[in-house]
The prediction has a mean pLDDT of 78. A computed fold for a 381-nucleotide RNA from a Bacteroidota bacterium, annotated as Bacterial RNase P class A. The organism belongs to Bacteroidota, within Bacteria. The model forms 94% of the base pairs in the Rfam consensus.
RNA sequence: GAAGCAGGCCGUUCUAUCGCUUCGUAGCAAUGCGGAGAGGAAAGUCCGGACAACAUAGAGCAACCCGCCCUCAGAAUACGGGGGAUGCACAAUAGGUAACUGUUGUGUAAUGGAAAGUGUCGCAGAGAAAAUACCGCCCUGGCGCAAACCGCUAAGGGUAAGGGUGAAAACGCGAGGUAAGAGCUCACGGUUUUGCUGGUAACAGCAAAAUGGAUAAACCCCGGGUGUUGCAAGGCCAAAUAUGCCGUGGCUUGAGGACGGCUCGUCCGAUCGCGGUGGGUAGGCUGCAAGAGCAUAGGUAGCAAUACCUUGCCCAGAUAAAUGAUAGAAGCUCCAUAGCAAUAUGGAACACAGAAUCCGGCUUACAGGCCUGCUUUUUUU
Repeated sequence: GAAGCAGGCCGUUCUAUCGCUUCGUAGCAAUGCGGAGAGGAAAGUCCGGACAACAUAGAGCAACCCGCCCUCAGAAUACGGGGGAUGCACAAUAGGUAACUGUUGUGUAAUGGAAAGUGUCGCAGAGAAAAUACCGCCCUGGCGCAAACCGCUAAGGGUAAGGGUGAAAACGCGAGGUAAGAGCUCACGGUUUUGCUGGUAACAGCAAAAUGGAUAAACCCCGGGUGUUGCAAGGCCAAAUAUGCCGUGGCUUGAGGACGGCUCGUCCGAUCGCGGUGGGUAGGCUGCAAGAGCAUAGGUAGCAAUACCUUGCCCAGAUAAAUGAUAGAAGCUCCAUAGCAAUAUGGAACACAGAAUCCGGCUUACAGGCCUGCUUUUUUU
């Protein structure tokens, strides 16, 4: 220098014209002038809260979420800081015949339980959980040979040491043992359980017993947590039409209606008119933008996360839903041409996406660029 991985940050800028939403201001109004106007994820709506309404003796079931320990911070059992434990990976090193173990360093982990039960274990392989006999090994039988050795074997049996398959082959290793073998026996080692000891705890050490595959981000079990519904919550105002109630008019001496407009006539017959009022709908206002806020500039405390004080900043609030379009310039990246080079000219491209009560996390998407760390490789010294 290049490439890759991980983490963090930025994620186009300016001008002009025409528009959109909103606030202020002037105006009777039309409209004018001035200010402000998306994000790191505004997204998915996965977890937790604020806020609100309703519910609420106590207990249980179901459902969902969380899961090493101590401590700090924080609204929080989220995220995070400090310290520690354990597993795994890598490196160095020490002990042991080996299995395996110890020490140090770095990284990493949704890190309760697989010895309560159920399920699953693809492909390959003879066999994948009440193990299994493909090859091989051993014994017996048969055949060849006079017989033994030896050889052959679609036979019977034993065997999990060896080979082969697999992510995994039924505790490992060394010795004994055996026809060959096997926790069959012994020592050592691994794992689990129980007891004791140490530690606030996770856990560790020692002893004894047992020898049990993996998988819980499969069901499940254990422990802890969650009252339900979400701003379409909730509060206020409230039209037309229809309707409830009240008052009044009218009720066979007939309100009103039907027979296309009028008159007459015929038919229906309280279904009605007027006034007031209630609930509800459309619609409007509010909730709703100064907050668990941001900056971290200065100070104090702290290893740090962070807290407190001082200072500074805060002007998106739409409702079918504004935050845009066009042109020019600049910037960055790439390509082509010219040039030794600096550079010049021309062209292309500039992502993901987009508020809808707010906040803390998580997850997912993202052109291009910057910073830090690690790994690999190349060149130079």